A computed fold for a 72-nucleotide RNA from a Candidatus Anderseniibacteriota bacterium, annotated as transfer RNA. Lineage of the source: Bacteria > Bacteria candidate phyla > Candidatus Anderseniibacteriota.
[in-house]
RNA sequence: GGCUCCAUCGUCUAAUGGCUAGGACGCUAGAUUUUCACUCUGGCAAUAGGGGUUCGAUUCCCCUUGGAGCUA
Numbered sequence: 001g002g003c004u005c006c007a008u009c010g011u012c013u014a015a016u017g018g019c020u021a022g023g024a025c026g027c028u029a030g031a032u033u034u035u036c037a038c039u040c041u042g043g044c045a046a047u048a049g050g051g052g053u054u055c056g057a058u059u060c061c062c063c064u065u066g067g068a069g070c071u072a
């Protein structure tokens, strides 16, 4: 240089074009407890960036950024 793959809450991970983006852990508030822990209930928090296609994009296409691999 060429080719392929990956990027979603703080972390891990779902979502085969219909999203009000789900779950677990975590954090936080409350209940319970003499206190802590456990347990229960609620809440907060995310689609790498830009553009395009589409009635509608996490999903399809292009470019960029970062990471991983193969090849010379």
Base pairs, nucleotide, nucleotide: 001071002070003069004068005067006066007065010025011024012023013022018055026044027043028042029041030040031039048064049063050062051061052060

Model confidence (mean pLDDT): 82 of 100.
Rfam family: tRNA. By type it is a transfer RNA.
The sequence was found in a public genome assembly.